[in-house]
Context: one part of a larger RNA
RNA sequence: ACCUACGAGUCACCUUCUUUAGCGAGGUUAAGGGUUUAAGGCCUGUAACCGAAGCGAAAGCGAGUCCGAACAAGGCGUAUAGUUAGAGGGGGUGGACGCGAAACCAAGUGAUCUACAGAUGACCAGGCUGAAGUUUCGGUAACACGGAAUGGAGGGCCGAACCAAUAGACGUUGAAAAGUCCCUGGAUGAGUUGUCUGUAGGAGUGAAAGGCCAAUCAAACUUGGAGAUAGCUCGUACUCCCCGAAAUGCAUUUAGGUGCAGCGUCGAGGCAGUCUGCGUGAGGUAGAGCGACUGAUAGGAUGCGAGGGCUUCACCGCCUAUCAAGUCCUGAUAAACUCCGAAUGCGCGCAGAUGGUCUUCGGCAGUGAGGGCGCGGGUGCUAACGUCCGUGUCCGAGAGGAAAAGAAUCCAUAUCAUCGGCUAAGGUCCCGAAGUAUAUGCUAAGUUACAUUAACGAAGUUUUGUCGCAGUGACAGCUAGGAUGUUGGCUUGGAAGCAGCCAUUCAUCUAAAGAGUGCGUAACAGCUCACUAGUCGAGCGACGAAGCGUGGAUAAUAAUCGGGUAUAAGCAUAUCACCGAAGCCAUGGGAUGUAGCAAUACAUCGGUAGGGGAGCAUUCCAGUCAGCGUUGAAGGCGUGUUGGGAGACACUCUGGAGCGUCUGGAAAAGCAAAUGUAGGU
Numbered sequence: 001a002c003c004u005a006c007g008a009g010u011c012a013c014c015u016u017c018u019u020u021a022g023c024g025a026g027g028u029u030a031a032g033g034g035u036u037u038a039a040g041g042c043c044u045g046u047a048a049c050c051g052a053a054g055c056g057a058a059a060g061c062g063a064g065u066c067c068g069a070a071c072a073a074g075g076c077g078u079a080u081a082g083u084u085a086g087a088g089g090g091g092g093u094g095g096a097c098g099c100g101a102a103a104c105c106a107a108g109u110g111a112u113c114u115a116c117a118g119a120u121g122a123c124c125a126g127g128c129u130g131a132a133g134u135u136u137c138g139g140u141a142a143c144a145c146g147g148a149a150u151g152g153a154g155g156g157c158c159g160a161a162c163c164a165a166u167a168g169a170c171g172u173u174g175a176a177a178a179g180u181c182c183c184u185g186g187a188u189g190a191g192u193u194g195u196c197u198g199u200a201g202g203a204g205u206g207a208a209a210g211g212c213c214a215a216u217c218a219a220a221c222u223u224g225g226a227g228a229u230a231g232c233u234c235g236u237a238c239u240c241c242c243c244g245a246a247a248u249g250c251a252u253u254u255a256g257g258u259g260c261a262g263c264g265u266c267g268a269g270g271c272a273g274u275c276u277g278c279g280u281g282a283g284g285u286a287g288a289g290c291g292a293c294u295g296a297u298a299g300g301a302u303g304c305g306a307g308g309g310c311u312u313c314a315c316c317g318c319c320u321a322u323c324a325a326g327u328c329c330u331g332a333u334a335a336a337c338u339c340c341g342a343a344u345g346c347g348c349g350c351a352g353a354u355g356g357u358c359u360u361c362g363g364c365a366g367u368g369a370g371g372g373c374g375c376g377g378g379u380g381c382u383a384a385c386g387u388c389c390g391u392g393u394c395c396g397a398g399a400g401g402a403a404a405a406g407a408a409u410c411c412a413u414a415u416c417a418u419c420g421g422c423u424a425a426g427g428u429c430c431c432g433a434a435g436u437a438u439a440u441g442c443u444a445a446g447u448u449a450c451a452u453u454a455a456c457g458a459a460g461u462u463u464u465g466u467c468g469c470a471g472u473g474a475c476a477g478c479u480a481g482g483a484u485g486u487u488g489g490c491u492u493g494g495a496a497g498c499a500g501c502c503a504u505u506c507a508u509c510u511a512a513a514g515a516g517u518g519c520g521u522a523a524c525a526g527c528u529c530a531c532u533a534g535u536c537g538a539g540c541g542a543c544g545a546a547g548c549g550u551g552g553a554u555a556a557u558a559a560u561c562g563g564g565u566a567u568a569a570g571c572a573u574a575u576c577a578c579c580g581a582a583g584c585c586a587u588g589g590g591a592u593g594u595a596g597c598a599a600u601a602c603a604u605c606g607g608u609a610g611g612g613g614a615g616c617a618u619u620c621c622a623g624u625c626a627g628c629g630u631u632g633a634a635g636g637c638g639u640g641u642u643g644g645g646a647g648a649c650a651c652u653c654u655g656g657a658g659c660g661u662c663u664g665g666a667a668a669a670g671c672a673a674a675u676g677u678a679g680g681u
């Protein structure tokens, strides 16, 4: 892992609702007794219980009563239906659907492991060092002191046994539930060890690590209380049919629990509900506005007043690169501003349309972690697949088509069947069903054909607008001129068009030529421009608007529009076809509901939690079929038939002794899951 078997809403009593039956202003017996039985049944038994009257704390009164001064107001009652038993849905008390703690308590069992202790024994190769003391020699006045020998001390030294466990390797489903190898520490000591014995669970023992106390220790093990408790996790078994939620509000030692309400379902009532049209109301949002308030607010004009300066003995007075009330002009602002003010929504009335629509009571729930998207907002960074409200929608509980792929986006709500048809979103070159469709433009960047990118830059290109110049010749190019008073005046070392300042920037000759556009010189010179003529011969210049492109452009493994690829198969506008879903239609079948005597008609049939309905199968019991069976029961491997399904039936083979039909009854009554239990493979 698989297979087989087992495996979870039960039972008793009380209570409530529904339903079936009996009796009914009544209903019913309990224990006991009698009778008779296989079990049981029948008769009796009226104690007792429920109901028929309530109200009040009570006395008490009574269809009323209590409060009260009240004959008021108000509260609770009064208009009658109950009761007994069976079945079913709930609730309560019990282990109460099943399995599951860590723990708590009691009584016991453990020191053959290990900790410490008591008693009594045992063990420690070999080597090294050489304390005190002693002897002797020297030495001293005598000691002291010195040398040599002797001696054999030490939690002394080296190192086996023994005890330990420092580093590494191996081992890690091991040879081993702690080992092996090698290196290592102690090895006469606080040493090691044998035997017997002692200390026991909030207790022991501990050179102290919360260590050890039999592979168990921040409180051992065994049995019991005990099915402890578990607002927690997991699991909870056949089929079909109808309806179908919630993730909200309030409260909670409450926040992953629960109560009440909301939303679902079933039953019994009521006849309301919703939409559209018309009419009529309340309101202060969006917007707007602010010489209409309250605040906030930019610039200008004026300048009450203040500050500073001058003046003065003081007052008066004068000035101002400062602040500034009020007024005026222009501009602009607000969730907690409003002179104003919608659309929606909400209330009421009338009419029409419409229905698993509305509402009341009763039985039974589940939900009370929600989430995405659009719109209106708060918060945040007008950040978040963020968070908090409102409103709608979808997912949740929703399959199908589109978006390459995707809970929610777009389209669309799946009763079943069909090698029928039409469409939606989206598509029609190939992968891929359908246009290499039609018409007109644009793009040249593979832009683009998914999404998303800016400020800013640019004779990209297309369309369009305004103004100006132009056969009296524009624009560009080329040729030629571009002068004189004058080196204008001032300034300056110099200043001559061109450092700077000044201005009636004048005037003359001219086709035209600035008291000079730029370069240049120390200053001149020189080059050039404006301006003019010639040449040439047709459009040119400036400023806007729109479309599509261009740069800006940048992320970590190798890239790509889903891919191939495409100059359209890209972008824009218009048109006609076609494809395309479980949508709609067609044909046929089924179920549910309503109407109907029926035929039939119409409507409906996605679905989690959950409510309701109808069935299948298993085991046993009673009756039944004068049922079946060694001429082969149950069970089993197959095959076929049949039912909407759970399932049922028939046949061959196997098997070898019991089993079924129908009507009722009763349950140890259905397994894929519980890291389920046991066995097998």
Base pairs, nucleotide, nucleotide: 001681002680003679004678005677006676011094012093013092014091015090016089017088018087019086020085021084022083023082026050027049028048032044033043034042035041036040054061055060064076065075066074097235098234100232104225105224106223107222108221109220115199116198117197118196119195120194121193122192123191124189126158127157128156129154133150134149135148136147137146138145162186163185164184168181169180170179201217204212205211238615239614240613241612242611243610248261249260250259251258252257262367263366264364265363266362267361268360269359270358273354274353275352276351277350278349279348280347281346287340288338289337294334295333298330299329300328301327302326305323306322307320308319309318310317370395371394372393373392374391375390376389377388378387379386400411401410402409415589416588417587418586420585421584422583426579427578428577429564430563431562435576437575438574439573440572441571442570448566449565456551457550460548461547462546463545464544465543466542467541468540469539477535478534479533480532481531483508484507485506488502489501490500514529518527519526590605591604592603593602594601595600616670618667619666620665621664622663623662625660627659628658635654636653638651639650640649641648642647
Large-subunit ribosomal RNA, domain II from a bioreactor metagenome, 681 nucleotides, folded computationally. Its Rfam family is "Bacterial large subunit ribosomal RNA". Model confidence (mean pLDDT): 84 of 100.